RNA sequence: UUGAAAGUUUUCUAGGGUUCCGUGGUUAAUAGAAAAACCAGUCUGCGACCGAGAGAAAACGCACAGCCGCGUCUGUGUACACGGAGGGACAAAAGCCCGGGAGGA
Numbered sequence: 001u002u003g004a005a006a007g008u009u010u011u012c013u014a015g016g017g018u019u020c021c022g023u024g025g026u027u028a029a030u031a032g033a034a035a036a037a038c039c040a041g042u043c044u045g046c047g048a049c050c051g052a053g054a055g056a057a058a059a060c061g062c063a064c065a066g067c068c069g070c071g072u073c074u075g076u077g078u079a080c081a082c083g084g085a086g087g088g089a090c091a092a093a094a095g096c097c098c099g100g101g102a103g104g105a
Stems, first nucleotide, its partner, number of pairs: 007060006015050002020047001021045001022043001023040005061078006067071001080100001082103001086098003
């Protein structure tokens, strides 16, 4: 300097906010409540939602090898990975996306 299956998907987790649900408050007067509207995420709730290249698992795939058996087969491997600022989406934010980017080693 160049190349890479450095793969894809699903389910989760760390993390994230606030559309929805819930919770709390206000309107608010009243015996007390309900309903409604508005406010609150400094409200974290095993509800729901978003969610990792550098987190987990599984399936598929890929590479190599094996064989009385050639397969919808078996085995092994699939490594490593520091990282801003800024911008973008959805209601919003984020280890989401730009992005294994810029830069650094």

Annotation: The RNA shown here (Guanidine-I riboswitch aptamer) has 105 nucleotides and comes from Anoxybacillus tepidamans PS2. Its Rfam family is "Guanidine-I riboswitch aptamer". Rfam describes the family as follows. This family represents a conserved RNA structure found upstream of the ykkC and yxkD genes in Bacillus subtilis and related genes in other bacteria. The function of this family is unclear although it has been suggested that it may function to switch on efflux pumps and detoxification systems in response to harmful environmental molecules. Rfam links the family to the GO term regulation of gene expression. The literature on the family includes a 2017 paper in Mol Cell by Nelson et al., "Metabolism of Free Guanidine in Bacteria Is Regulated by a Widespread Riboswitch Class". The sequence was found by an Rfam model in a public genome assembly. Taxonomically the source falls in Anoxybacteroides tepidamans (Bacteria, Bacillati, Bacillota, Anoxybacteroides). The coordinates come from a structure-prediction model, not an experiment, and the mean pLDDT is 79.